[in-house]
């Protein structure tokens, strides 16, 4: 480079949640790890306390914010 494929943003409908957001269906912006891990680190978001802020608290959320770790198809190699 190719081949077989895979995942699924925004948005819409339904549903769960105080919420961030999750799940199912539709739908594709994109992704070579857009597979898994937040009980590895940072960042952002939510709840609540406080005084409005910070610190502290929550096995709260985001893995498609990033790093790290683990696993993985094909192929020149």
């Nucleotide at each position: 480079a190719a081949a077989a494929g895979g995942c699924a943003a925004a948005c819409c409908c339904g549903u769960c949640g105080c919420g961030a957001g999750g799940c199912g269906g539709g739908g594709a912006c994109g992704c070579a790890a857009a597979g898994c891990u937040c009980a590895c680190g940072g960042g952002c978001c939510c709840c609540g306390u406080u005084a409005u802020a910070a610190a502290g608290g929550g096995a709260g959320g985001c893995g498609g914010c990033c790093g790290g770790g683990c696993u993985a198809c094909c192929g020149a190699a």

The RNA shown here (c-di-GMP-I riboswitch aptamer) has 77 nucleotides and comes from uncultured Rubrobacter sp. It matches the Rfam family "c-di-GMP-I riboswitch aptamer". About the family: GEMM was predicted in a large-scale screen for bacterial structured RNA regulatory elements. Of the family's consensus pairs, 81% are formed in the model. The prediction has a mean pLDDT of 84.